[in-house]
RNA sequence: ACCUUAUCAAGAGAAACGGAGGGACUUGGCCCGAUGAAGUUUCAGCAACCACACUUAUAUGUGACGGUGCUAAAUCCAGCAGAACACAGUUCUGAGAGAUGAGGA
Numbered sequence: 001a002c003c004u005u006a007u008c009a010a011g012a013g014a015a016a017c018g019g020a021g022g023g024a025c026u027u028g029g030c031c032c033g034a035u036g037a038a039g040u041u042u043c044a045g046c047a048a049c050c051a052c053a054c055u056u057a058u059a060u061g062u063g064a065c066g067g068u069g070c071u072a073a074a075u076c077c078a079g080c081a082g083a084a085c086a087c088a089g090u091u092c093u094g095a096g097a098g099a100u101g102a103g104g105a
Stems, first nucleotide, its partner, number of pairs: 002104007013043005021032003027078003044071003049067002052063003075097001080094006
């Protein structure tokens, strides 16, 4: 890199180093950023996918020591297909892509 599956409008940031970009890719928008971006490290936190414990109980629920993950904005919004409507547009549904977990090969 590939396949299957679940979830993705909730939640949770400080410090040190660093020094100009970042919000996955393309296009358009809109944002964040020298009052310090990316990245690295430390500490803290969130969450509850896996594991674990409790629970009458293979569910639900509770907990949160461990394995991951995450900690601006809906996966920031749109793009593609479709539907509805009061049609310079608005709203909704879906696909695709992506992210994360678990499993597989």
SAM riboswitch aptamer (S box leader) from Alkaliphilus peptidifermentans DSM 18978, 105 nucleotides, folded computationally. Its Rfam family is "SAM riboswitch aptamer (S box leader)". Rfam links the family to the GO term regulation of gene expression. Lineage of the source: Bacteria > Bacillota > Clostridia > Natronincolaceae > Alkaliphilus peptidifermentans. The coordinates come from a structure-prediction model, not an experiment, and the mean pLDDT is 82. The model forms 94% of the base pairs in the Rfam consensus. The RNAcentral record of the sequence draws on Rfam.